[in-house]
A computed fold for a 1494-nucleotide RNA from an uncultured prokaryote, annotated as small-subunit ribosomal RNA. Its Rfam family is "Bacterial small subunit ribosomal RNA". Model confidence (mean pLDDT): 85 of 100.
RNA sequence: GCCUAACACAUGCAAGUCGAACGGUAACGCGGGGGCAACUCAGGCGUCGAGUGGCGGACGGGUGAGUAACGCGUAGGAAUCUGCCCAGUAGUGGGGGACAACCAGGGGAAACCCUGGCUAAUACCGCAUACACUCUACGGGGGAAAGCUGGGGAUCGCAAGACCUGGCGCUUGUAGAGGGGCCCGCGUCCGAUUAGCUUGUUGGUGAGGUAACGGCUCACCAAGGCGACGAUCGGUAGCCGGCCUGAGAGGGCGGACGGCCACACUGGGACUGAGACACGGCCCAGACUCCUACGGGAGGCAGCAGUGGGGAAUUGUUCGCAAUGGGCGAAAGCCUGACGACGCAACGCCGCGUGGAGGACGAAGGCCUUCGGGUCGUAAACUCCUGUCAAGUGGGAAGAACAGCGCAUGGGUCAACACCCUGUGCGCCUGACGGUACCGCUAAAGGAAGCCCCGGCUAACUCCGUGCCAGCAGCCGCGGUAAUACGGGGGGGGCAAGCGUUGUUCGGAUUUACUGGGCGUAAAGGGCUCGUAGGCGGCCAUCUAAGUCGGUUGUGAAAUCCCUCGGCUCAACCGAGGAACUGCGACCGAUACUGGGUGGCUUGAAGCCGGGAGAGGGAUGCGGAAUUCCAGGUGUAGCGGUGAAAUGCGUAGAUAUCUGGAGGAACACCCGUGGCGAAGGCGGCAUCCUGGACCGGUCUUGACGCUGAGGAGCGAAAGCUAGGGUAGCAAACGGGAUUAGAUACCCCGGUAGUCCUAGCCCUAAACGAUGAGUGCUUGGUGUGGCGGGUAUCGAUCCCUGCCGUGCCGCAGCUAACGCGUUAAGCAUUCCGCCUGGGGAGUACGGUCGCAAGGCUGAAACUCAAAGGAAUUGACGGGGGCCCGCACAAGCGGUGGAGCAUGUGGUUUAAUUCGACGCAACGCGAAGAACCUUACCCAGGCUUGAAGUGCGAGUGAUCAUCUACGAAAGUAGGUUUCCGCAAGGACACUCGUAGAGGUGCUGCAUGGCUGUCGUCAGCUCGUGUCGUGAGAUGUUGGGUUAAGUCCCGCAACGAGCGCAACCCUUGUUUGCUGUUGCCAUCAGGUUAUGCUGGGCACUCUGCAAAGACUGCCGGUGAUAAACCGGAGGAAGGUGGGGAUGACGUCAAGUCAGCAUGGCCUUUAUGUCUGGGGCUACACACGUGCUACAAUGGCCGGUACAAACCGUCGCGAGCCCGCGAGGGGGAGCUAAUCGGAGAAAGCCGGUCUCAGUUCGGAUUGCAGGCUGCAACUCGCCUGCAUGAAGUUGGAAUCGCUAGUAAUCGCGGAUCAGCACGCCGCGGUGAAUACGUUCCCGGGCCUUGUACACACCGCCCGUCACAUCACGAAAGCCGGUUGUACUAGAAGUCGCUACACUAACCCGCAAGGGGGGGAAGCGCCUAAGGUAUGAUUGGUGAUUGGGGUGAAGUCGUAACAAGGUAGCUGUAGGAGAACCUGCGGCUGGAUCACCUCCUUA
Repeated sequence: GCCUAACACAUGCAAGUCGAACGGUAACGCGGGGGCAACUCAGGCGUCGAGUGGCGGACGGGUGAGUAACGCGUAGGAAUCUGCCCAGUAGUGGGGGACAACCAGGGGAAACCCUGGCUAAUACCGCAUACACUCUACGGGGGAAAGCUGGGGAUCGCAAGACCUGGCGCUUGUAGAGGGGCCCGCGUCCGAUUAGCUUGUUGGUGAGGUAACGGCUCACCAAGGCGACGAUCGGUAGCCGGCCUGAGAGGGCGGACGGCCACACUGGGACUGAGACACGGCCCAGACUCCUACGGGAGGCAGCAGUGGGGAAUUGUUCGCAAUGGGCGAAAGCCUGACGACGCAACGCCGCGUGGAGGACGAAGGCCUUCGGGUCGUAAACUCCUGUCAAGUGGGAAGAACAGCGCAUGGGUCAACACCCUGUGCGCCUGACGGUACCGCUAAAGGAAGCCCCGGCUAACUCCGUGCCAGCAGCCGCGGUAAUACGGGGGGGGCAAGCGUUGUUCGGAUUUACUGGGCGUAAAGGGCUCGUAGGCGGCCAUCUAAGUCGGUUGUGAAAUCCCUCGGCUCAACCGAGGAACUGCGACCGAUACUGGGUGGCUUGAAGCCGGGAGAGGGAUGCGGAAUUCCAGGUGUAGCGGUGAAAUGCGUAGAUAUCUGGAGGAACACCCGUGGCGAAGGCGGCAUCCUGGACCGGUCUUGACGCUGAGGAGCGAAAGCUAGGGUAGCAAACGGGAUUAGAUACCCCGGUAGUCCUAGCCCUAAACGAUGAGUGCUUGGUGUGGCGGGUAUCGAUCCCUGCCGUGCCGCAGCUAACGCGUUAAGCAUUCCGCCUGGGGAGUACGGUCGCAAGGCUGAAACUCAAAGGAAUUGACGGGGGCCCGCACAAGCGGUGGAGCAUGUGGUUUAAUUCGACGCAACGCGAAGAACCUUACCCAGGCUUGAAGUGCGAGUGAUCAUCUACGAAAGUAGGUUUCCGCAAGGACACUCGUAGAGGUGCUGCAUGGCUGUCGUCAGCUCGUGUCGUGAGAUGUUGGGUUAAGUCCCGCAACGAGCGCAACCCUUGUUUGCUGUUGCCAUCAGGUUAUGCUGGGCACUCUGCAAAGACUGCCGGUGAUAAACCGGAGGAAGGUGGGGAUGACGUCAAGUCAGCAUGGCCUUUAUGUCUGGGGCUACACACGUGCUACAAUGGCCGGUACAAACCGUCGCGAGCCCGCGAGGGGGAGCUAAUCGGAGAAAGCCGGUCUCAGUUCGGAUUGCAGGCUGCAACUCGCCUGCAUGAAGUUGGAAUCGCUAGUAAUCGCGGAUCAGCACGCCGCGGUGAAUACGUUCCCGGGCCUUGUACACACCGCCCGUCACAUCACGAAAGCCGGUUGUACUAGAAGUCGCUACACUAACCCGCAAGGGGGGGAAGCGCCUAAGGUAUGAUUGGUGAUUGGGGUGAAGUCGUAACAAGGUAGCUGUAGGAGAACCUGCGGCUGGAUCACCUCCUUA
């Protein structure tokens, strides 16, 4: 331990008892009589069904529907009742008539009922007496009762009894206790999108009624009463002690236990009674269920169990009255689902166990592993020990003492040693739980551990599986092939007979802030003023004592909480005592402060007098400039407009210009962070009316004040109504442009409107995004108004007071920005407002408005943010400064042609793979015919083509020969070596471990590389500043190629970069001197350094010098540096190279290499033949050759550098037109060879043409390399002779020995070069300059970006889905009003039925009283009509939210490319656009003013 259905209930039980009130005796027992017995008779006794009567059924038990209320809580009050109980008062006399039971008869199915007859009482009714009480005419009247029972000596009586004496009752009044009824102060939930409610209503007088006050009810009179301190209405709810939580203050709750209330199927009603409008009573109505013979009846578990139902969910149809308590009774006793127990449920709290000790460099097994090991783990096994619980067995309580009975013995009462009452002692009797708690013994580690978690919060990590799947998730978030986050394993952490989840409440949350918050920019100051209620309020004195403070006292039930002690072995639990219960009341006291009363004061406030300042407001009049229009003159072809145009105007004369006129609107300059006003706002001049502020004044009043919910007034622009007015401007609209489109920006027109009068509207970025008032708190400097002092002849200056208006700043405040005596500082008073974003200032309702719309103002749903300030970056169609072949200035190209080459695409059996803006595309590839080769087809092999270890076996499988075959290979033949031997080498076969993979992942990686970029940057330590991110340094002034250097500076230093050091080149010197060189000397040749010789020169190499802004002048801060000059081969880094900071691009590469993981193992490995990578309608990149005369061709002739060569370079010579062939000297190279450089120069020819340009294509014939040139090489000769006449848009390179142009060499390589890497020859033009394009650096600014502008992001439309609103209606709930209706019942009236007690009467009868019935008031259910309110549903419809990569645009964020936002109005697919007014929360540039510093 039914939180839900106060839903419906089968069955049993839950309230009876008394024979000592009564008549009696149905049943049972005892005894008695009759009878043989069965049986029967008699109430005699016990007992007792039914009945009369009394008391109790108003307690106890249940439930929480209703109730927002004097219901509850607390503290008080007066006009009251009270059975039983206690105390004390007075009585208890004498009569009468009935009715049940019972008997007889009758009706009914039953429930039950009717008629007649008999009868008792503590039932009923008179009479007597009586206090109190009551009525009264003050004489008096009315007015009660009941008996039952115990005992008894004398006396009386036939007896009963009288009589005496007890007990229990009865009556009367008093008092008490306890219990109830009534009144009142205070407290007691939410909603104002409920603001007005009320007619018995509020009061009075009188009457009635009640136990009692009272409009409680009625008649009359008056017109009141309640409400912003929240009435009324709606919603929700039993209230409290307490319980949970919390530091507390609070918040939530009201289950168990205790107090109160309400209810008892629903609604109404009364009766009885001390008490009820009555849970297990009655009547009526209704719904439902049951019985029925259909005529009628019965019923009420929200008592205990139990059933069905509802629900996520809540137990036994148990035992007992032994205890405690209750009813009745004199008592025994009876009754008691109250209660005591047991049972069920881990629902909660508490305690206990599932074992303890020893036990390995550590079993098996699992898991992990870096393969060594680690871990589960002393854990287990094993050894020793213990015995709680459970099991068996034996013992075994306390709860029990009253009462009663027996005995004994006191006291009281009494005439009494009797009875009765009462006390003490002993004994007897009574246990549901229960053979339970507890104790002993036996045996045995034996029977007893789970749940959650391990990404962070949060304690605890690994493996496998999975692969944005499956799944997890409280929030953040995990999962897309290496997941500590999913699932499993191992391991670990936490708690433990429990553990997690879900729900709920408080806490954390100072996140509703009383304690204890805020409002400039985060949400939040009302648009402004006046002012009502309210709140708050100057100085002195005095009274009071309401608030306040103190003391005493009453109360604050018990339980609970807290402390102490005690009882169950401990604890939970229980008991006792204390404290506490923070509250309320009463009394006494205090008087500082607040309040109230009184008296005063002047400083707050107001008034009076004087003075000047001002776009303050309203009305009327006047003025000039300008625009437009009209008329006229002059005059001619354009004007106007724009980025450029066009529409438009103009030869019918515009624009321009002059004169005159008309009309409306607005008032240039002055004009100023100047003035005035409460705000909105106000600007020509004058007059009239009028508000406020300021300054000065020993004047007056005497707190008259401040704020201000409601309320009232004012309130830009737009807009509305009516009537005017209309020059200009200008939403809408028309046209022209722009554009992909252009419902825009620009242009030409143009209507509402803008203006006036009267009336509405009432909103703005109505902003200082800062409410009003008062006081206090360092300063500086402007400016407007008024005053004072001093100096002065004076203008004026200086000092100073008050009021306003700006800037800068101390302290302080602030998240920061900033504010800073005009506070956002320090205080105080009052008001308004805020509580995450979106939905939404929307919906509904109300109210205001002519309308537009305003004010008030939600929820569902949804998100994990939205936001502020500042920081670092990045970015900007922002700014400043500065660089770069970046532009410009030049020269030459590409883009057009043909060809080469790479790529895309296509094709294919395959056209292997990679690279994709710059930074892929003559790139990997410094060489694809086979090979390469990774691709395709075909044929083979399977420990394999290569490598390693182990075991077993064989002896050649090597090599060679033969056959087949395209080859690989297969089959066959011949056939070993070392060692004396054991054995070994080598090879093969089998097995095993394992090889192999250009298979995948460059988004798992190493390494390497590209790029920004050879750009000048990137950082650190310490210090300082800042809450912090971070800043400073590194910014600034100069300067540089440079963060290069100098100066300055809260910084001082340092590192990686820059520069330098290195290589090369340019000059010189020294050394070296062959293979190089040859000036001099000699020899020699046709000739040649050919030879001797020499090392001077050139050169080769090595070493060194030289250049440092060093010197001079100028500029500059006397700095760094720059400019010019001298000298010098070279001058300001001399030229070139190597060298690439922190980092960026998930840049590139798993196919160079390495490597994790995955995949494959008779294949994705490997061998071989052939094919492919070379395809070809096309497209692009990079090149070559050209288009020609600065040229082509022919002849002659001159000058390099660097490099290469023995598997090589290969001379002279011979052959061939040539490619080339033969041949082979020399050379391992400063010696020989490749090797003839070419452009150039000289001479000749061609003469502008598709050519003597150009060479593609094709044919034929050859050469070379190679196993092999078909697919698919290069070269030569002859022939052929295409396109192409300088290239559209666009685009590339280059700043000097450069571009351009010319040839030479090398790597790769058998062969193959227009590519690549190098070398030298010839050798220019131009740079004003930094506006623009691109890239970059520094500073600064804006930002809604941070995957960083290739960013972010808005709205319509389409689709899906969710919740909500509207809606013709439809269906319910609740409720108001009016009418109708009228059961039961109380009350009233009547009563002509009927009527025992009393009265009269002999009687009959009458009276009084009662009273069926009838009538009336009230009134429940029901009905009709009409409202209100609330809920459900609803075709359709409206917006909103959410959703993956949908559509259209680009509105916003940068000056977002038209600054944005805003109120309003119009328009438009959409974001939006436009007009009018406002704001800065707008960038940029310039100017003005003010401030700071010098």